[in-house]
RNA sequence: ACACGACAAUGGCAAACCCGUCGAAAGGCGGGGACGCAAAGCCACCGGUCUAACGGGCGCCGCGCCCAGCGCGGCCUCUACGACAGCGGGGUUACCGAA
Numbered sequence: 001a002c003a004c005g006a007c008a009a010u011g012g013c014a015a016a017c018c019c020g021u022c023g024a025a026a027g028g029c030g031g032g033g034a035c036g037c038a039a040a041g042c043c044a045c046c047g048g049u050c051u052a053a054c055g056g057g058c059g060c061c062g063c064g065c066c067c068a069g070c071g072c073g074g075c076c077u078c079u080a081c082g083a084c085a086g087c088g089g090g091g092u093u094a095c096c097g098a099a
Base pairs, nucleotide, nucleotide: 004097005096012037013036017032018031019030020029021028022027035086041092042091043090045089046088047087048084049083050082055078056077057076059075060074061073062072063071064070065069
């Protein structure tokens, strides 16, 4: 230095849940709280997962009109440009030192 990592040392982070707040949601942030974590520090690059506001569908239903049609609303559905780094891989930075 690289790998690796203990029932060592010094410290760190904080799941569920609760409160507040932002967001359409997923989820984020702050406080409380600890299931866990040796990168549970950071980065959405690859795979995956979550959400679907906007947008779409000769979709279904309803309503309106100057009714071969068009518009509006509700429902269903597709969609990431949204999100998850505590799902896996990858990248990158870092404390300690028994075997």